[in-house]
RNA sequence: CAUCGUCUUUAGGGGUGGUUGUUUGAAUAAAACAGCCUGAGAUUAUACCCUCUGAACCUGCACAGGAUAAUGCCUGCGAAGGGAGAAGACCGACUUCAUUA
Numbered sequence: 001c002a003u004c005g006u007c008u009u010u011a012g013g014g015g016u017g018g019u020u021g022u023u024u025g026a027a028u029a030a031a032a033c034a035g036c037c038u039g040a041g042a043u044u045a046u047a048c049c050c051u052c053u054g055a056a057c058c059u060g061c062a063c064a065g066g067a068u069a070a071u072g073c074c075u076g077c078g079a080a081g082g083g084a085g086a087a088g089a090c091c092g093a094c095u096u097c098a099u100u101a
Stems, first nucleotide, its partner, number of pairs: 003093002005090006011051004016045001017037008057082003063076004
């Protein structure tokens, strides 16, 4: 010096399942309300996560194996394909070079 990291400012991207009960209803069709499971987030939340060194999220996928009351619950698929950014500050970490032991 650069990069990473952290913080600040501003801009943007994304997901919102499974199941139980009550009520409505002809109706395991659907809706509202209240719980439970996993998770950062499942009440569209002045929230949460992510922004190219990009697994936030989407496609493949009504996927495969293993679990579970059930579910992308876990793992794989995945050195696959897509996918939304910039500025400043700090000098904490790391790297390179030189010198010394």